[in-house]
RNA sequence: CUGGUCGAGCGCGGUGGUCGCGGACGCCGCAAGGCGGUCCGAGGAAAGUCCGAGCUCCAGCGGGUAGACUGCCAGGUAACGCCUGGGCGCCGGAAGGCGACGGACAGGGCCACAGAAAACAGACCGCCAGGCGGGCAACCGCCGGGUAAGGGUGAAACGGUGGGGUAAGAGCCCACCGCGGCGCUGGCAACAGCGACGGCACGGCAACCCCCAGUCGGAGCAAGGCCAAAUAAGCGGUGAGGUGUGACCCACACCGGCAGGACAAACCGCGGGUAGGCCGCUAGAGGUGGCCGGCAACGGCCGCCGUAGACAGAUGACCAUCCCGGUCACGCAAGUGCCGGAACAGAACUCGGCUUAUGGCCCGACCAGCCGC
Numbered sequence: 001c002u003g004g005u006c007g008a009g010c011g012c013g014g015u016g017g018u019c020g021c022g023g024a025c026g027c028c029g030c031a032a033g034g035c036g037g038u039c040c041g042a043g044g045a046a047a048g049u050c051c052g053a054g055c056u057c058c059a060g061c062g063g064g065u066a067g068a069c070u071g072c073c074a075g076g077u078a079a080c081g082c083c084u085g086g087g088c089g090c091c092g093g094a095a096g097g098c099g100a101c102g103g104a105c106a107g108g109g110c111c112a113c114a115g116a117a118a119a120c121a122g123a124c125c126g127c128c129a130g131g132c133g134g135g136c137a138a139c140c141g142c143c144g145g146g147u148a149a150g151g152g153u154g155a156a157a158c159g160g161u162g163g164g165g166u167a168a169g170a171g172c173c174c175a176c177c178g179c180g181g182c183g184c185u186g187g188c189a190a191c192a193g194c195g196a197c198g199g200c201a202c203g204g205c206a207a208c209c210c211c212c213a214g215u216c217g218g219a220g221c222a223a224g225g226c227c228a229a230a231u232a233a234g235c236g237g238u239g240a241g242g243u244g245u246g247a248c249c250c251a252c253a254c255c256g257g258c259a260g261g262a263c264a265a266a267c268c269g270c271g272g273g274u275a276g277g278c279c280g281c282u283a284g285a286g287g288u289g290g291c292c293g294g295c296a297a298c299g300g301c302c303g304c305c306g307u308a309g310a311c312a313g314a315u316g317a318c319c320a321u322c323c324c325g326g327u328c329a330c331g332c333a334a335g336u337g338c339c340g341g342a343a344c345a346g347a348a349c350u351c352g353g354c355u356u357a358u359g360g361c362c363c364g365a366c367c368a369g370c371c372g373c
Stems, first nucleotide, its partner, number of pairs: 001369007009361002013322007021041005026035003043344001047355002050353005055220004067216005072086005087101001088099004102211002107209002109205003124151002126147003130143005159177006178200001179198002182195005224279004234270005241255006286305008323341004328337003
């Protein structure tokens, strides 16, 4: 320098002015309201609502079944299906990337097409000795056998390579590799390495049922709570005098009274909760700097920072100037003019993640190739 692999950050540039919008406070006004008063006012994903929580209400407080989800190991975390580190497998020359990665001797099921045969195997073409027939012979044909090395089919063919052996062959025998269970060593573990043994017997699919282990109550801020015009049921009082006794209802006695017998209208209050208003409503398992522990995720201590909160739902427009970019025009040049400063998107209870969308800018680490010293 070129090509590549990871990681981190910024994200309608800065300042000032005018107008507009949402919120808080202030000032003026008896009030309705007004103010050229001050301050604050979207994102890295605010998105999808896919996981996990906080919070709230309901149900419950024992055990089991069904169902759903998760699934190598260790750690982190409030928790997770997230993150970090490690193991194993695959991809890449490497940096690095990807992985639903428990169990196939508990049981059931499936394995298309092709092929002789697809799972307690099977023999199409071959190879081989024997018998019979033909031929001078080489050899050919038929018969019942042996075999699975070679060919062929397939995603997959009942261990692989080499040697011995044999009529030809075959774990039939041997060496190495693979596989299996056993032992030792290292590691918390997943797992890895080594050793001797077994002649090889266990094909694949669990993102089919299933088995094993672990986790799991439901609904969600339109949760839920408070105030409360209107209004139905229901309840109480007045209506229907006074006094006394029995707690109340009610009963009785006495006084007054035409009468002590009771319903209703009406009015008042309670209740209930619609319209409307208020709370929940933003300080968060918050962010950030330093030191310490840890490979890391992360944790501990100390310091510092800090106003979006609407309920038809607010962030915009213009001007000036500086900065950056384009190189379109002029100019020998310095420069001047012109154009542009974009993508995805947009809060609605709040956090931790994941996923998806995104024009451009900037920084760091690492890998490979080439060149120069």

The RNA shown here (Bacterial RNase P class A) has 373 nucleotides and comes from a Gemmatimonadales bacterium.
It was read from a public genome assembly, where an Rfam model found it.
The coordinates come from a structure-prediction model, not an experiment, and the mean pLDDT is 76.
The source organism's lineage runs through Bacteria, Pseudomonadati, Gemmatimonadota, Gemmatimonadia and Gemmatimonadales.